[in-house]
A computed fold for a 72-nucleotide RNA from a Dehalococcoidia bacterium, annotated as transfer RNA. Taxonomically the source falls in Dehalococcoidia (Bacteria, Bacillati, Chloroflexota). It matches the Rfam family "tRNA".

RNA sequence: GCCCACAUAGCUCAGCGGUAGAGCGCGUUCUUGGUAAGAACGAGGUCACCAGUUCAAUCCUGGUUGUGGGCU
Numbered sequence: 001g002c003c004c005a006c007a008u009a010g011c012u013c014a015g016c017g018g019u020a021g022a023g024c025g026c027g028u029u030c031u032u033g034g035u036a037a038g039a040a041c042g043a044g045g046u047c048a049c050c051a052g053u054u055c056a057a058u059c060c061u062g063g064u065u066g067u068g069g070g071c072u
Stems, first nucleotide, its partner, number of pairs: 001071007010024004018055001026042005048064005
């Protein structure tokens, strides 16, 4: 220098056009003589950034940035 993949909650990851979800973690309450375990409820997201397409974009297209890999 060229090519490919990835970027979504604190962490690990789903979701691939039509209101953004799970597990773990966190908070409150219940349960217990107390703890652990368990149960219920809840908080937490500019879906990396900038444009474009579309009635509508986390999702499609282009570019940028970052991470990982391959080729030379």